Background: c-di-GMP-I-GGC riboswitch aptamer from a Clostridia bacterium, 75 nucleotides, folded computationally. Rfam family: c-di-GMP-I-GGC riboswitch aptamer. Rfam links the family to the GO term cyclic-di-GMP binding. The coordinates come from a structure-prediction model, not an experiment, and the mean pLDDT is 77. It was read from a public genome assembly, where an Rfam model found it. Taxonomically the source falls in Clostridia (Bacteria, Bacillati, Bacillota).

[in-house]
RNA sequence: GGUAAUAAUGGCAAACCCGCCGCGAGACGGGGACGCAAAGCCAGGAAUCCCACGCGGAUGGUCCGGUUGCUACUC
Numbered sequence: 001g002g003u004a005a006u007a008a009u010g011g012c013a014a015a016c017c018c019g020c021c022g023c024g025a026g027a028c029g030g031g032g033a034c035g036c037a038a039a040g041c042c043a044g045g046a047a048u049c050c051c052a053c054g055c056g057g058a059u060g061g062u063c064c065g066g067u068u069g070c071u072a073c074u075c
């Protein structure tokens, strides 16, 4: 550098429930596991969603892009 998911006494954690913040989309903490090989991080492009409609906002577990990295096999 390339390839991969049946994983590994490892990691993350959807729906849902409780608490809490927000007008809202949603965020955060706890419980919980549907899934995930970047489901680590970054709103640059697209997409979807919200609004008090603004040169506004949410989603990185929608896709692309950027960047860092674990395991196994391989060059």
Base pairs, nucleotide, nucleotide: 001074002073003072004071011036012035016031017030018029019028021026034061040067041066042065044064045063046062047059048058049057050056